[in-house]
Overview: Predicted 3D model of a 78-nucleotide RNA (transfer RNA) from an uncultured Acidimicrobiales bacterium. Its mean pLDDT, the model's own confidence on a scale to 100, is 81. It matches the Rfam family "tRNA". It is annotated as a transfer RNA.
RNA sequence: CGAAACGUAGCUCAGUCUGGGUAGAGCACCGCUCUGAUACAGCGGGGGUCGAUGGUUCAAGUCCAUCCGUUUCGACCA
Numbered sequence: 001c002g003a004a005a006c007g008u009a010g011c012u013c014a015g016u017c018u019g020g021g022u023a024g025a026g027c028a029c030c031g032c033u034c035u036g037a038u039a040c041a042g043c044g045g046g047g048g049u050c051g052a053u054g055g056u057u058c059a060a061g062u063c064c065a066u067c068c069g070u071u072u073c074g075a076c077c078a
Base pairs, nucleotide, nucleotide: 001074002073003072004071005070006069007068010027011026012025013024020058029045030044031043032042033041051067052066053065054064055063
């Protein structure tokens, strides 16, 4: 430098293909119940500019363009 894949909660991910419901799951975190006290279990709760900007649309996490970042492969230099 080129190509591809990926970017959604603190972590791991689904949802994207085919636009349309109030943006979700597990773990983690906080509170309560339980216990002599933990653990386990049960109940409840907080937490998101969906990488950024722009565009299309009545409507964008989802489609399009550009950019940024990560990973893999390749090329170049040594």